Context: one part of a larger RNA
Molecule: small-subunit ribosomal RNA, central domain
Organism: uncultured bacterium
Formats: sequence, C1' cells, structure tokens
RNA sequence: CUGGGCGUAAAGGGAGCGUAGGCGGAUUUUUAAGUGAGAUGUGAAAUACUCGGGCUUAACCUGAGUGCUGCAUUUCAAACUGGAAGUCUAGAGUGCAGGAGAGGAGAAGGGAAUUCCUAGUGUAGCGGUGAAAUGCGUAGAGAUUAGGAAGAACACCAGUGGCGAAGGCGCUUCUCUGGACUGUAACUGACGCUCAGGCACGAAAGCGUGGGGAGCGAAUAGGAUUAGAUACCCUAGUAGUCCACGCCGUAAACGAUGAAUACUAAGUGUUGGGGUAAAACUCAGAGCUGCAGUUAACGCAAUAAGUAUUCCGCCUGGGGAGUAUGCGCGCAAGCGUAAAACUC
Repeated sequence: CUGGGCGUAAAGGGAGCGUAGGCGGAUUUUUAAGUGAGAUGUGAAAUACUCGGGCUUAACCUGAGUGCUGCAUUUCAAACUGGAAGUCUAGAGUGCAGGAGAGGAGAAGGGAAUUCCUAGUGUAGCGGUGAAAUGCGUAGAGAUUAGGAAGAACACCAGUGGCGAAGGCGCUUCUCUGGACUGUAACUGACGCUCAGGCACGAAAGCGUGGGGAGCGAAUAGGAUUAGAUACCCUAGUAGUCCACGCCGUAAACGAUGAAUACUAAGUGUUGGGGUAAAACUCAGAGCUGCAGUUAACGCAAUAAGUAUUCCGCCUGGGGAGUAUGCGCGCAAGCGUAAAACUC
C1' cells in the first nucleotide's frame, strides 16, 4: 500500500460557516467523454506458458506455437455515469398564520444575605476545632436595634424541564436581534449533502492597559497535627475572581459516540405545536424499558453502537514523546505541526 478499524482496547477534529474537490431527486429528447462489442495496426529480441529436441538427468541450451492482459486509429450500441436542451415537485428554500423558550447584545430597576462605617442598648467574652491555639475584645468586642456605604451572586419557582453549533445560558422590565417548531400549500424549481485549505466562535486558568474589590481565595504569614508536615484542619491574606477593551486557543471542550439521508417491533411518562366535544391520532424535541439485529463483552437498540449510501477527520505494539528539531502563531506563558536513535 491493500485491508481492517475509531462508545470503553490505538483512533471522531472543541464546535460552526464555507471555497476547491467528492457525491447527488423524478422524467423526456439528444450527445457519445466514461462504459460495452467488433475490425485494423502495433505490442523487437530475450523472459513467461505449452508441445518437442540436445548435454547420462536436472539446472542450462535450443526449435515451434501461444501469450504479452497495453496503446493508437476506426465502426457500432446507448442501459448506467457524465455533457447539452426541456419538463416536474416528493429534497431544499421563500411567503402567510400561530404559539414556546435561562438563545445573544445593551440599558434601567429590585429584594434577601455578607462585610464595613456611624449611633443606641448592653457586658465579658467572642471565634474556631477531633481537641486546641494563633486571631478579635474593657480604647467596650460578640449579641441586638436604627441609619448609611460597597461589591458580587440571584433562594423558592426548578423539572433525566427549556434554549443554543459547541463553549454555554437562570431576579425583574424595556430596546435591538439570531434560530428552531407547528399549520397551510400561495411561490421558486434540485437551488442539495459533505467539506482539504480558509474565516469567524470557543469554559476555566493565564497575559496587557485602565477601573473595581463585599465575599471567597492560589501565593504568603502565623497557629495546630506530625518522627517530619514546604499538606489535609484553623486564623489572617496578595494576585485572581467582577467591569471595559485587546490577547491566549486549550479541557475528562464527554454522549469519551463526526455530519447528512433513507429504512427497521412494541410499551411508558414528559416538553412545544396541530387535532378532537372528550379521546384517538400526528409533527418536532428530550428520557426510561425493550424485540429483531449488533457487540469481545459491557451494552446499543427510531436520539442505534442495527441495515445501507455519500463526504470529511483520525488509528496502525509499549516506552522514548505529544518530546527534539525546523517552521508558523503568541507580549509571555505556551499552542499548532511533528520525528529519530535507542530500548522492551
């Protein structure tokens, strides 16, 4: 390479949009590039195969025949793929009518709690732990009442509930805005699927500049524990956590399961539509159980890991190593791409 694979053994890109490319619905006519059939030319010799011959045999040498699966030219066929022209509506999209939603961005507002400040009441403790101590407190703490300030997060509702491509999204109101779903069948008429490069998105931590800083809290300090304790526990506490703008580009970024389409028993609860007098029924989601099938097993089972097709990504014994080197990106941290020697 061929092949075989990718939930858990190595292996699905973090996720989307989309270029080239690959693949692509029904039907009519046409063309003849692919495809199929025939003919002609060529396909040197040697080699190969078959039948013979020669060395005592074989290897070896040699005669004849066949083949050389290929290429070119030409004639024919027209089912399939491709090209051209036309038609269609089942895919896709638009319109119209609806309801649902923590989807996104900005602004304004709210209450509970926490900490701090001020004042009142009040007196000796508070806090913390397995037990303590550090710590706070007679300069009046803790407790309690009233007032004020600040920042961050939004109890209950809350739900194998909802929305989003993923990351993710949860107090209320307003403004702007994306998508999905249902019904209808008016319009377009294959406009589709996937997608190497590319572009934009991407938790937390981290970085830059400027703000902010209540609580929490890497680092750090102290107190304990311990043989030690650079920890677990406690008292403090800086960066950070928050905001604006700009970087970073990684995660067990997980359903450890790429996207799309079609088909393949049932049962049950649930979310949003349609439908019904009420049901039945039906579409789209999100769960559980379960048949056929599948799987090494576990399990999966219409939300497939079943049966098929298309396209992309990836794997190929363990370690060395996701490392070195080179290149690209980054302010840096580092990220991406990615070996070999050697060794078992």